Predicted 3D model of a 1490-nucleotide RNA (small-subunit ribosomal RNA) from an uncultured Chloroflexia bacterium. The prediction has a mean pLDDT of 83. The sequence is in RNAcentral, with records from SILVA.

RNA sequence: AGAGCUUGAUCCUGGCUCAGGAUGAACGUUGGCGGUGCGCUUUAUGCAUGCAAGUCGUACGGGACCGUAGUUUUCGGAUUACGGUUCAGUGGCGGACGGCUGAGUAACACGUAGGUAACUUGCCCACGAGCGGGGGAUAACUUGCCGAAAGGUAGGCUAAUACCGCAUGACAUGGAUCUGCUAAAGCAGAUUUAUCAAAGCCGUAAGGCACUCGUGGAUAGGCCUGCGGCCGAUUAGCUAGUUGGCGGGGUAACGGCCCACCAAGGCAGUGAUCGGUAGCUGGUCUGAGAGGAUGUCCAGCCAGAUGGGGACUGAGACACGGCCCCAACUCCUACGGGAGGCAGCAGCAAGGAAUAUUGGGCAAUGGGCGAAAGCCUGACCCAGCGACACCGCGUGGGGGAAGAAGGUUCUCGGAUCGUAAACCCCUUUUCUCAGGGAAGAUAAUGACGGUACCUGAGGAAUAAGUCUCGGCCAACUACGUGCCAGCAGCCGCGGUAAUACGUAGGAGACGAACGUUAUCCGGAUUUACUGGGCGUAAAGGGAGCGUAGGCGGCUGCUUAAGUCGGGUGUGAAAUCUCUUGACUCAAUCAGGAGGGGUCAUCCGAUACUGGGCAGCUCGAGGGCGGCAGAAGGAAACGGAAUUCCGAGUGUAGCGGUGAAAUGCGUUGAUAUUCGGAAGAACACCAGUGGCGAAGGCGGUUUCCUAGGCUGUUCCUGACGCUGAGGCUCGAAAGCGUGGGGAGCGAAGCGGAUUAGAUACCCGCGUAGUCCACGCCGUAAACGGUGGAUACUUGAUAUGGGGAGUAUCGACCCUCCUCGUGUCGAAGCUAACGCUUUAAGUAUCCCGCCUGGGGAGUACGGCCGCAAGGCUAAAACUCAAAGGAAUUGACGGGGGCCCGCACAAGCAGCGGAGCGUGUGGUUUAAUUCGAUGCUACACGAAGAACCUUACCAGGGCUUGACAUGUUAGAAGUAGGGACCCGAAAGGGCGACGACCUGUAUCCAGUCAGGAACUUUCACAGGUGCUGCAUGGCUGUCGUCAGCUCGUGCCGUGAGGUGUUGGGUUAAGUCCCGCAACGAGCGCAACCCUCAUGCUAUGUUGAUUUCUCAUAGCAGACUGCCUUGUACAGCAAGGAGGAAGGUGGGGAUGACGUCAAGUCAGCAUGGCCUUUAUGCCCUGGGCUACACACACGCUACAAUGGGUGGGAACAGAGGGUUGCCACGAAGCAAUUCGGCGCUAAUCCCUUAAAACCAUCCUCAGUUCGGAUUGCAGGCUGCAAUCGCCUGCAUGAAGCCGGAGCUGCUAGUAACCGCAGGUCAGCUAUACUGCGGUGAAUACGUUCUCGGGCCUUGUACACACCGCCCGUCACGCCAUGGAAGCCGGAAACACCUGAAGUCGAUGGGCCAACCUUUAUCGGAGGCAGUCGCCGAGGGUGGCGCUGGUAACUGUGACGAAGUCGUAACAAGGCAGCCGUACGGGAACGUGUGGCUG
Repeated sequence: AGAGCUUGAUCCUGGCUCAGGAUGAACGUUGGCGGUGCGCUUUAUGCAUGCAAGUCGUACGGGACCGUAGUUUUCGGAUUACGGUUCAGUGGCGGACGGCUGAGUAACACGUAGGUAACUUGCCCACGAGCGGGGGAUAACUUGCCGAAAGGUAGGCUAAUACCGCAUGACAUGGAUCUGCUAAAGCAGAUUUAUCAAAGCCGUAAGGCACUCGUGGAUAGGCCUGCGGCCGAUUAGCUAGUUGGCGGGGUAACGGCCCACCAAGGCAGUGAUCGGUAGCUGGUCUGAGAGGAUGUCCAGCCAGAUGGGGACUGAGACACGGCCCCAACUCCUACGGGAGGCAGCAGCAAGGAAUAUUGGGCAAUGGGCGAAAGCCUGACCCAGCGACACCGCGUGGGGGAAGAAGGUUCUCGGAUCGUAAACCCCUUUUCUCAGGGAAGAUAAUGACGGUACCUGAGGAAUAAGUCUCGGCCAACUACGUGCCAGCAGCCGCGGUAAUACGUAGGAGACGAACGUUAUCCGGAUUUACUGGGCGUAAAGGGAGCGUAGGCGGCUGCUUAAGUCGGGUGUGAAAUCUCUUGACUCAAUCAGGAGGGGUCAUCCGAUACUGGGCAGCUCGAGGGCGGCAGAAGGAAACGGAAUUCCGAGUGUAGCGGUGAAAUGCGUUGAUAUUCGGAAGAACACCAGUGGCGAAGGCGGUUUCCUAGGCUGUUCCUGACGCUGAGGCUCGAAAGCGUGGGGAGCGAAGCGGAUUAGAUACCCGCGUAGUCCACGCCGUAAACGGUGGAUACUUGAUAUGGGGAGUAUCGACCCUCCUCGUGUCGAAGCUAACGCUUUAAGUAUCCCGCCUGGGGAGUACGGCCGCAAGGCUAAAACUCAAAGGAAUUGACGGGGGCCCGCACAAGCAGCGGAGCGUGUGGUUUAAUUCGAUGCUACACGAAGAACCUUACCAGGGCUUGACAUGUUAGAAGUAGGGACCCGAAAGGGCGACGACCUGUAUCCAGUCAGGAACUUUCACAGGUGCUGCAUGGCUGUCGUCAGCUCGUGCCGUGAGGUGUUGGGUUAAGUCCCGCAACGAGCGCAACCCUCAUGCUAUGUUGAUUUCUCAUAGCAGACUGCCUUGUACAGCAAGGAGGAAGGUGGGGAUGACGUCAAGUCAGCAUGGCCUUUAUGCCCUGGGCUACACACACGCUACAAUGGGUGGGAACAGAGGGUUGCCACGAAGCAAUUCGGCGCUAAUCCCUUAAAACCAUCCUCAGUUCGGAUUGCAGGCUGCAAUCGCCUGCAUGAAGCCGGAGCUGCUAGUAACCGCAGGUCAGCUAUACUGCGGUGAAUACGUUCUCGGGCCUUGUACACACCGCCCGUCACGCCAUGGAAGCCGGAAACACCUGAAGUCGAUGGGCCAACCUUUAUCGGAGGCAGUCGCCGAGGGUGGCGCUGGUAACUGUGACGAAGUCGUAACAAGGCAGCCGUACGGGAACGUGUGGCUG
């Protein structure tokens, strides 16, 4: 620091996702040790048990016990004094700290800076002054009584540092007078007057500790204020003690804090009120920072203690382990009543993904009490549990190649795990055992702890996993699986060769951890202060006026609020940064320094901004003189046209359309003439002309009104710009009331079109369109561009005004200024483009945007008569949606051009019969493949067996065939004949080998080979995959295209070249040109035909020619004319056998169709192995209701027949062959047989044509299917072949829509040959010759193609994309009669405790008085009143859940109906509005060009 994902590719916009860091975490797998931290985030849910706040006998009395001493004694004891221990009580201090939690709280709660002249402060410190003298009670205790208990009550006794008077009173407090000080409410001082205090204990003593009244300090608080820190305006108005005053009350203290009276204020767009959420901060995490998020541990503050209310005591509380009351809950109960509060430490239950021990100790630190010893302390210090986090250490180190075994893989060679292991040497951190043993503690006291640490011994010993390996992102192979199982953060993997699933091997990363999940920041400049945008990507308000606000010209003086500098104070500590030190290091801890505020205050500066004052004229406004204009409003007038009415002329049509029809018309239309009526709109002028803020404005004239421009520089003197809210205007449609209504015309009706046609087209036609008044308030209200000001090269056109020059004058020309356009520089922009009328450079103000969909929708609110408008979400869902440009492809877009593409012709197919192929069906099998063009007489150049791959049956199993290997056998291999059998095969088995050596020859024998049997490897497969492949082929297409190098242009895809002007069959050639060249294609080179020449001459022929073979020549727009740019080329001509590529062939660019072929061959992978292999017999591929394709033969007279005649080819084939010739047969053919291995012989008579004759238009002398009979040939075999003869004689009389071939020796017609082949179903295919036409105006249309251009929402590329209804499933959400809750406010009723007030007839020790009666002062109970938690009732508003039914949206592989949009999308589209329609939509009206 970036990366992935929109596209065929590109740039941009924009969102989604990833890599990083972090956590009070959890889950999965794994787990050796230690240090330091941290550990209920959920139910502020409920709690068993124990502990967490006591202490003081030096304040006091008493009980119990003990000790000492004494007295007494009936020796049991009793009693006195002193001392000690202990218990409860009186009394004092503490319990308001410490500890826990974060529910509430949006607040002076917190933070920060201040104020308190409006206050308090126990214990502590300093100072000053005191501490005299009295009194009456009471608990404990004791005696009764009540109660289950808790507890209560009555009588009696008693003490104090408990309580109460009196005295004194410096000081203090209140009053009065005076003086001084302060900005001030006040403070200080002096005089005077009134009032107010105390307690003792210890000690031999000194004295100490207490106590009282003051002053000051310290500490701790109370209260007040400025500023700061959440969300919502779909919360806009809130407020009656409310705001203020006067007077009281209350408080430590100010204050409506409370009360009475008076006034009517106070708060709010700088967001009141209401709602939601939340403890705040130091800090923490992240970030470059600014920020964003967060508030666990630690620290400060606040708040709370089961929910709610209340006060008491006290220095301090409205009090966690105090009290009273209400409520809920739990427990005890004798049912009458009582008790309780873990959000203290442990612990339990519940909840939850989830969070620990009912531990040790007061040794340390700190706290309470005490004079002290000391006691108490779940604060705290420690230990335990948990990889929860951070940090540290270890699981060994060195050597070691036969690169072991084994695993994995493999092209079988190897590679890899891998120096890894084994093995050798070494070490001992850790571990175990043993020994020593701290600091923490100033004298004593150590829970931790026999811990840390040290020493010794032992032994490599006790110690490695997790995730990942398609890209992002480091790391790859094998097998399994086969859109299954599964993975996935995003893109996406998986449909038989998966580096993406699972497993294994290997590798990568981190490592006592590693992954996943959740959350936060980052990346994200994706809310943009730093640091974004708004023409087309999301985004300028429809326009103006103007309030608040923001911003604001020139000069001077002043001020010092902003601003800047300096000082001071504060910003707690911890944290952070730097640095130093202590634990062996680190984490951790400690010391020092630094940093940190939008803070406060003081001093200073005064340029700029602000405030004040005074001026100025250039901004702004005004005056005066001119000017243009569809600017607005009102009234009047005008002519043309349409329609209607009347009349005339006139007759059969008119009208309308692509074509028609509906409609109108003989009751006289249309047409035409005259007259009249009515309404609406104003041709020409008219113009990227004018005016207006926008909407918008168009005949003429008059009146009223507004704005602009220009000239002058006369007046005012910054009066300005913008503008949230607000107000006004605002096309069309629409609404209300009343008019009007010619034309047009939603809806509606009818006619067409159509599969349908709720449309497009046609005929009618109502609202409406028009007027008046009132609403509505929206448009593609657009320049898709807010307003204002300033600046920044130009060219040109035009509208208005002015000046100069010129002129007699007007034009012309030059200049100034205000508009309206076009083109263009710099600059800007993603590009397109914009460019003084900015989208450039800047400033000010307003509006708006933040992925697509859901949705401009729901709900709420406001407006409206309604239609509806304005404001405006969420759930859910997707990984895109989008802009500009590029290359293609496509268009029922355009231009140019070509092709038997159409047209012009000729012959056909489609109808019939037959042949063949295919589909379908059938079958045991009808083997397989080919399927639009580019499958279908195709593979197949020939299925009776074979072929043959299919079916049935019978057989074989190392096999029909290849190689290697193990073992074996001697009459071995082979094998006539015979038996079984359909054959294959099986059995028996006469006979009987080959090569080499032993070995000189033969036979036998031996050894080896071959062959045979056998074993194991393997063979075999027309089994699958042409979507794993090679090779070959088809098609576009013999179309003219397809590319590259360098350069140049563009951010880039890419362009240029290759486009343009001509021309060509051609990217053929020429010219031009930011291109210059080049390659593959085109052409040429090759073959053949046509002419000539040369040479040769077997078999043809008699060599001249024809012919054959080999070679050469010839044609190049070379020559002439014309056209042109005089380049290329074209047109015509000459010559020539041939003329502009002479005809034909071979030759097929880059590529397209996952085109075809695993069955021609080859081949990866998979499958099979007594079968999916091999052999055999028979059957099938030949089936047959039907459909299609390619053909043949015909339908006849341009013909057919003839048992009439008589001609003319070329190219091929032939020895298992072609077969002359002769003979037989009606014939097929047969018998005999010459010649020929071929220019020699044969196939081989070519046929049509020609001549003659018959048939005479008919189902025929046309046509030949079908069938019967008789024969022939091939072959082992004819069911299923071909041929012949005789007989039979079907359909068919020229073929619907549509379709095919062909442009010259072509079509058409005619026959011949060949391959395959025993034979043949060949009418097929490949060739050959014979006869031999017609037509082409032309490129409008159909099809295909090429180039340029245009549009595009297509890129699997129009067989594309895509919209809406309906149906089904699932999810989310709105409405909804109702039902069930929640919180808050209001009204009324009731009202506990308690403070306050009133009363107080009952009661009362202290003081006064008195006769110690009574009475007084003072007080208590009780009662009443105000307030008051809670409860009840009522209605309202808010909010949540649920709900029959219902609306919408999103998603879903293949559903239904249509075809709306994208191309002119087949009616250009879209916007607003209205009506209509199954649906997309259609139509009307106005607008926009996207």